Molecule: transfer RNA
Organism: Candidatus Epulonipiscium sp.
RNA sequence: GCUCUCGUGGCUCAGCAGGUAGAGCGUCGCCUUGGUAAGGCGGAGGUCGUCGGUUCGAGUCCGAUCGAGAGCU
Numbered sequence: 001g002c003u004c005u006c007g008u009g010g011c012u013c014a015g016c017a018g019g020u021a022g023a024g025c026g027u028c029g030c031c032u033u034g035g036u037a038a039g040g041c042g043g044a045g046g047u048c049g050u051c052g053g054u055u056c057g058a059g060u061c062c063g064a065u066c067g068a069g070a071g072c073u
Base pairs, nucleotide, nucleotide: 001072002071003070004069005068006067007066010025011024012023013022019056027043028042029041030040031039049065050064051063052062053061
């Protein structure tokens, strides 16, 4: 220098041929118990690395860029 993969709530990951983001864990509240654990119910929390483009509409497609990893020279 070139190529490829990854980047989504605090963590680990989903997300489909583009239709407006979800699970588990964690966290907060409540129920249950004599109390704890377990269990049950409910809530908060992310505009999807960043910028731009295409589109009625983008986490998803295109370009650039940043970061992590791998390979090649």